[in-house]
Context: one part of a larger RNA
RNA sequence: UUGGGCGUAAAGCGCACGUAGGCGGUCUUUCAAGUCCGGCGUGAAAUCCUGGGGCUCAACCUCAGAUGGCCGUUGGAAACUGAAAGACUUGAGAGUGGAAGGGGUCAGUGGAAUUCCUGGUGUAGGAGUGAAAUCCGUAGAGAUCAGGAGGAACACCGGUGGCGAAGGCGACUGACUGGGCCAUUUCUGACGCUAAUGUGCAAAAGCGUGGGGAGCAAACAGGAUUAGAUACCCUGGUAGUCCACGCCGUAAACGAUGCUUGCUGGUUGUGGCGUUCCAUGGUGAAUGCCGUAACGAAGCCAACGCGUUAAGCAAGCCGCCUGGGGAGUACGGCCGCAAGGUUAAAACUC
Numbered sequence: 001u002u003g004g005g006c007g008u009a010a011a012g013c014g015c016a017c018g019u020a021g022g023c024g025g026u027c028u029u030u031c032a033a034g035u036c037c038g039g040c041g042u043g044a045a046a047u048c049c050u051g052g053g054g055c056u057c058a059a060c061c062u063c064a065g066a067u068g069g070c071c072g073u074u075g076g077a078a079a080c081u082g083a084a085a086g087a088c089u090u091g092a093g094a095g096u097g098g099a100a101g102g103g104g105u106c107a108g109u110g111g112a113a114u115u116c117c118u119g120g121u122g123u124a125g126g127a128g129u130g131a132a133a134u135c136c137g138u139a140g141a142g143a144u145c146a147g148g149a150g151g152a153a154c155a156c157c158g159g160u161g162g163c164g165a166a167g168g169c170g171a172c173u174g175a176c177u178g179g180g181c182c183a184u185u186u187c188u189g190a191c192g193c194u195a196a197u198g199u200g201c202a203a204a205a206g207c208g209u210g211g212g213g214a215g216c217a218a219a220c221a222g223g224a225u226u227a228g229a230u231a232c233c234c235u236g237g238u239a240g241u242c243c244a245c246g247c248c249g250u251a252a253a254c255g256a257u258g259c260u261u262g263c264u265g266g267u268u269g270u271g272g273c274g275u276u277c278c279a280u281g282g283u284g285a286a287u288g289c290c291g292u293a294a295c296g297a298a299g300c301c302a303a304c305g306c307g308u309u310a311a312g313c314a315a316g317c318c319g320c321c322u323g324g325g326g327a328g329u330a331c332g333g334c335c336g337c338a339a340g341g342u343u344a345a346a347a348c349u350c
Base pairs, nucleotide, nucleotide: 003322004321005320006319007304008303012318014201015200016199017198021194022193023192025088026087027086028085029084030083031082033081034080035077036076037075038074039073040072041071049065050064051063052062053061054060091191092188093187094186095184096183097182098181103177104176105175106174107173108172109171110154115149116148117147118146119145120144121143125136126135162169163168206247207246208245209244210243211242215241216240220236221235222234223233258317259316260315261314262313263312266295267294268293269292270291271290272289273288274287275286276285277284299306300305323350324349325348332343333342334341335340
């Protein structure tokens, strides 16, 4: 609970697509469902209200009047909403011409480094720490040179730089492929916005089957530290991390800020595409659109802060909140192989 809110106090679904529904640009004509006006009907009595009367007053009783949302019917109005028809181009989409990008999927290729193996040189240490020890090494380690194997990640460029709806994306090459931006104003002619239910995507960890396994590393073992040390530090080390396919569906999934549209001073960077001028080589100045940052007028805010990328001023639609704990739990439903996820209380208590 017809209220007020949702950056940080409780509160924006992790993100998208889209069904119903809600909402919807400009002009003309018609209809008259909504809307507005009038007539008629209905709107019981009691009650309430106004005036009068009766119980000695009052409560109470009683008479008259007034009011009466809504509803039905009928006549009318046509601005707005709606419906029908026609037209338009600024919203939306398409075409044509450009440029940018770690956007995605698949295949291939490359160098540096770590580890391991083989061989050469070479000798007593190496490694590690606050200090040590466990550990490795005279069966020749570490160091160094050559060769080989294998896996994973791509230094510099690299940037409050780019791309993507979000998650996320970074060596190089090729194939396939998505989206946005700029210019033009050629075409369609409102085709739009949002989105319950639904559907898809979705980091890490985890699960299933089969591979792979260099480094790292939960668990585990040992060495230290310590009163203890089931830790922090050290030496090892298995799942896992990697690949294919299938699940899981969560996160501080964050801008802790839903999406769309319009309006409202500026300054300084930076990315993409254009236009004009000086110049004609680089570059410089002005300017248009799109993106991304810093600072800030007005305004907003409890403050912090936000401030044309709004948390300003408005509109449309969705989601969500309603004291703390109990509890994102129990029960039930749905989903899952499981782990668990999702929906979601109450008693009690302060």